[in-house]
Context: one part of a larger RNA
RNA sequence: GAUUGAACGCUGGCGGCGUGCCUAACACAUGCAAGUCGAGCGGUAACGCGGGAGCAAUCCUGGCGACGAGCGGCGAACGGGUGAGUAAUACUUCGGAAUCUACCCACGGGUGGGGAAUAACCAACCGAAAGGUUGGCUAAUACCGCAUAAGUCCUACGGGGGAAAGCGGGGGAUCGUAAGACCUCGCGCCGGUGGAUGAGCCGAAGUCGGAUUAGCUAGUUGGUAGGGUAACGGCCUACCAAGGCGACGAUCCGUAGCUGGUCUGAGAGGACGACCAGCCACACUGGGACUGAGACACGGCCCAGACUCCUACGGGAGGCAGCAGUGGGGAAUAUUGGACAAUGGGGGAAACCCUGAUCCAGCGACGCCGCGUGUGUGAAGAAGGCCUGCGGGUUGUAAAGCACUUUUAGUGGGGAUGAAAAGCCUGGAGCUAAUACCUCCGGGUCUUGACCUAACCCACAGAAAAAGCACCGGCUAACUCUGUGCCAGCAGCCGCGGUAAUACAGAGGGUGCGAGCGUUAAUC
Numbered sequence: 001g002a003u004u005g006a007a008c009g010c011u012g013g014c015g016g017c018g019u020g021c022c023u024a025a026c027a028c029a030u031g032c033a034a035g036u037c038g039a040g041c042g043g044u045a046a047c048g049c050g051g052g053a054g055c056a057a058u059c060c061u062g063g064c065g066a067c068g069a070g071c072g073g074c075g076a077a078c079g080g081g082u083g084a085g086u087a088a089u090a091c092u093u094c095g096g097a098a099u100c101u102a103c104c105c106a107c108g109g110g111u112g113g114g115g116a117a118u119a120a121c122c123a124a125c126c127g128a129a130a131g132g133u134u135g136g137c138u139a140a141u142a143c144c145g146c147a148u149a150a151g152u153c154c155u156a157c158g159g160g161g162g163a164a165a166g167c168g169g170g171g172g173a174u175c176g177u178a179a180g181a182c183c184u185c186g187c188g189c190c191g192g193u194g195g196a197u198g199a200g201c202c203g204a205a206g207u208c209g210g211a212u213u214a215g216c217u218a219g220u221u222g223g224u225a226g227g228g229u230a231a232c233g234g235c236c237u238a239c240c241a242a243g244g245c246g247a248c249g250a251u252c253c254g255u256a257g258c259u260g261g262u263c264u265g266a267g268a269g270g271a272c273g274a275c276c277a278g279c280c281a282c283a284c285u286g287g288g289a290c291u292g293a294g295a296c297a298c299g300g301c302c303c304a305g306a307c308u309c310c311u312a313c314g315g316g317a318g319g320c321a322g323c324a325g326u327g328g329g330g331a332a333u334a335u336u337g338g339a340c341a342a343u344g345g346g347g348g349a350a351a352c353c354c355u356g357a358u359c360c361a362g363c364g365a366c367g368c369c370g371c372g373u374g375u376g377u378g379a380a381g382a383a384g385g386c387c388u389g390c391g392g393g394u395u396g397u398a399a400a401g402c403a404c405u406u407u408u409a410g411u412g413g414g415g416a417u418g419a420a421a422a423g424c425c426u427g428g429a430g431c432u433a434a435u436a437c438c439u440c441c442g443g444g445u446c447u448u449g450a451c452c453u454a455a456c457c458c459a460c461a462g463a464a465a466a467a468g469c470a471c472c473g474g475c476u477a478a479c480u481c482u483g484u485g486c487c488a489g490c491a492g493c494c495g496c497g498g499u500a501a502u503a504c505a506g507a508g509g510g511u512g513c514g515a516g517c518g519u520u521a522a523u524c
Base pairs, nucleotide, nucleotide: 001524002523003522004521006520007519008518009517010516013371014370015369016368017367018366019364020363021329026327027326028325030324031323032322035074036073037072040071041070043067044066047065048064049063050061051060052059053058081282082281083280091206092205093204094203095202096201099199100198104195105194106193107192109190110189111188112146114144115143121136122135123134124133125132126131152161153160154159166187167186168185169184170183171182174181175180208254209253210252215245216244217243220242221241222240223239224238225237226236227235257279258278259277260276261272262271263270264269284305285304286303287302288301307318308317309316310315335361337360338359339358343357344355345354346353347352374404375403376402377401384395385394386393387392408465410460411459412458413457414456418451423445424444425443426442427441428440429439430438468513469512470511471510472509473494474493475492479508480507481506482505483504489496490495
């Protein structure tokens, strides 16, 4: 000099864009952060409509809009947080073969016929509660067989194993009392191949300090056989052999998430890894599996432990390193805010619902950038202050005065962009028996904004509301007076202060920077 996720002191007008627990991975009150689908199902707790009974209060009724709880499906493995652990099961780069991949895309094959249950519900019962037991009824895209098998899997090549589910829209003829059959379209379902995406695995090289750590290793190193896995493999087991690593630093100890990058520097290098992005690890501590395409699962389960809470003492409940917020620690780090309008995600045919992701707002000069605190004129060089050699000098065109301007702030008025879709009407094309339905392309129409009392523009009034901080002995830009008297004090280094101190304290003046200025800490 540059820099910072900074803090502290003094001071502080506005805006934009960023950024904000670096410490206790300490403990957490409260609210919210993952739901959705009635176009899978039986149904109807609440609300509304319709219908019925009744003079009325009211009662009945799933018929309709809807829908609590329940069965079922998909999601909950994403998104969000943190950096404890980890020096290599990690990360970075370059390669590899023995693998899986829900939803999505493409291609080609199928979707036939049956069965038995169970929640909800009802009844009885136990418990303080959390919750549970027994009996009975019922549905499905829940569950289980049968049939079929292009392809798929196993095979001793003879053969053998193994699937599926329906739901909704529309409809001319035919059948049917009707529901519907039937046809068609859409969404699904089953099995397969390929893709895309994601993930698992293997190898090589690189990746901090300590030798005051020199030897380390028994599933250890290799083989055979088996098991296990989606998959290779001591991954696991039995048996056999005695190997494997190490001064090119094994082992041990300490420290540490890694990277793209960031800071600095002419570079080489050095230091760092906040925000943003990629990967990894973790979710009160330790262990374990279940479900599933995917977890050994932050807001799932089980066991053990510590802690907290409830209890009728028998027994139960909990996990903010999600967003806010509280206590604590600390030099120190924000609101228990708004909205799903946009972008994105989950569910749904859609309408839509959910979304503390996200977008916004709030707080903090924490940082960067921009703007303002007025402009011109004005010598009687006013008054006052300070200095003085008492003549004067300086503050100083500075002020006042005069003439203007009105950014920003204030008040009033106007006022975009972020919104395109979806929906409805309609023209064409495709599908089709079809001028239905549905899909695609186009036209028209109707809406949808948290931010927003916003950006931006206009008007009004009035210089009106807006300057400080550090320093002035040398380094280092800037000097005098008074007080003090090795005292009080200053200090980055050299050093100042013991009666004229440009070095302490105050004042006047000056220098530097300026909504900041200094100090401290840290890096180059």
Source information: A computed fold for a 524-nucleotide part of an RNA from a Pseudomonadota bacterium, annotated as small-subunit ribosomal RNA, 5' domain. It matches the Rfam family "Bacterial small subunit ribosomal RNA".